C1' cells in the first nucleotide's frame, strides 16, 4: 500500500420497520341472558370437533334488552435499518361443557448464518364478521445497493444484464504479505 475477517464502530434505502398509549370507526342490533307469545320434537329424540362414558334438556321463528375480544385508522411517544416477517424443530400453558383417546385453534419462550434487500400491486390460498387488514406462493412494474457490459461525459450520468442484506459506504483494528 492494497488484499483478507459471518471484527468493531457509524451511516444509508422509504408511503422504511416494529412496540406502547389514547381516540374513533366497525365488530353489531351480532352473540348472549332473562321475560312473553307460537311452532317442532320429546327416552329409538335433541345438544355439544369425533369416538366411549358422562353431563344439560333442547331446536326454530317473532318482540324487548344488549356486549366484547382480536384485527383496523388517526395522533403521539418509544425502539430501529435482518429493522422484521415467515418456515422447522423443542417446551410448558390456554381454548372447544368433564374424564381418556384422537383432532383442530390461539399467542409464549428457546434453537436453527433454513426463506425474504424494500414498499406497491395482480392472481392463488389462509387467517378474519369484514370489499379492511394481516400472512404464504407465484408474477408485475418501481426503488436502493453492488458487480459487470455499452453510450456519454469532467467525474459522474443514462441505459442494459445479474446478485442478494452473511450485503453496502466511512472510518479503526488484527493477522499475514509486498
Nucleotide at each position: 500500500c492494497g488484499c483478507u475477517g459471518u471484527g468493531a464502530u457509524a451511516g444509508a434505502g422509504g408511503c422504511g420497520c416494529g412496540g406502547u398509549g389514547u381516540u374513533u370507526a366497525a365488530g353489531a342490533g351480532u352473540a348472549g341472558c332473562g321475560c312473553g307469545c307460537g311452532g317442532c320434537a320429546u327416552u329409538c329424540g335433541g345438544g355439544g370437533c369425533a369416538g366411549a362414558c358422562c353431563c344439560c334438556c333442547g331446536c326454530c321463528g317473532c318482540a324487548c334488552c344488549g356486549a366484547a375480544a382480536g384485527g383496523a385508522a388517526a395522533c403521539a411517544c418509544c425502539g430501529c435499518c435482518g429493522a422484521a416477517g415467515g418456515a422447522a424443530g423443542c417446551g410448558a400453558a390456554c381454548c372447544c361443557g368433564g374424564u381418556c383417546u384422537g383432532g383442530g385453534g390461539u399467542g409464549c419462550g428457546c434453537u436453527u448464518g433454513c426463506c425474504u434487500g424494500g414498499g406497491c400491486u395482480g392472481g392463488c390460498g389462509g387467517a378474519g364478521a369484514a370489499g379492511a387488514u394481516c400472512c404464504g406462493c407465484c408474477g408485475g412494474a418501481c426503488u436502493g445497493u453492488c458487480a459487470c457490459g455499452a453510450a456519454g461525459u469532467u467525474u459522474u450520468u443514462u441505459c442494459g444484464u445479474g446478485a442478494a442484506g452473511c450485503g453496502c459506504u466511512a472510518u479503526c483494528c488484527a493477522a499475514g504479505g509486498g

About this RNA:
Predicted 3D model of a 178-nucleotide RNA (Lysine riboswitch aptamer) from Gemmiger sp. An194. Model confidence (mean pLDDT): 77 of 100. Rfam family: Lysine riboswitch aptamer. From the family's description: Riboswitches are metabolite binding domains within certain messenger RNAs that serve as precision sensors for their corresponding targets. Taxonomically the source falls in Gemmiger (Bacteria, Bacillati, Bacillota, Eubacteriales).